[in-house]
A computed fold for a 120-nucleotide RNA, annotated as FMN riboswitch aptamer (RFN element). Model confidence (mean pLDDT): 85 of 100. It matches the Rfam family "FMN riboswitch aptamer (RFN element)". On this family, see Serganov et al., Nature 2009: "Coenzyme recognition and gene regulation by a flavin mononucleotide riboswitch". The model forms 100% of the base pairs in the Rfam consensus.
RNA sequence: CAAUGUCUUCAGGGCAAGGUGAAAUUCCUUUCCGGCGGUGAUAGUCCGCGACUUCCUUAUGGAACUGAUUCGGUGAAAUUCCGAAACCGACGGUGACAGUCCGGAUGAGAGAAGACGUGG
Numbered sequence: 001c002a003a004u005g006u007c008u009u010c011a012g013g014g015c016a017a018g019g020u021g022a023a024a025u026u027c028c029u030u031u032c033c034g035g036c037g038g039u040g041a042u043a044g045u046c047c048g049c050g051a052c053u054u055c056c057u058u059a060u061g062g063a064a065c066u067g068a069u070u071c072g073g074u075g076a077a078a079u080u081c082c083g084a085a086a087c088c089g090a091c092g093g094u095g096a097c098a099g100u101c102c103g104g105a106u107g108a109g110a111g112a113a114g115a116c117g118u119g120g
Stems, first nucleotide, its partner, number of pairs: 001120001003118008016030004032099001033089002035049004044087002053064004069085005091103003
């Protein structure tokens, strides 16, 4: 230094102001938020993954499903930067429809860091 085993820790943000109303952080107007790895150059929208949901399973686990971007500029290189204009966001609950409130969840987890080994 690469490989590999065990263990530990960490690992999601956001409704502010106004309006209507009996009632809305759920509607309307203007705001606000963006998991992990990858990439010729920094990504919510590219590629892949996790999560959620559904099905199967004693367990472990397996399968399915899986949202949304264009134009211009710079450059060797950017759907990632700069400028502009767009778009997207599980399930259950609720005095009224939720990306943001409450709940499953003091959960799970892509993965990140570290410790101690193994062998080269």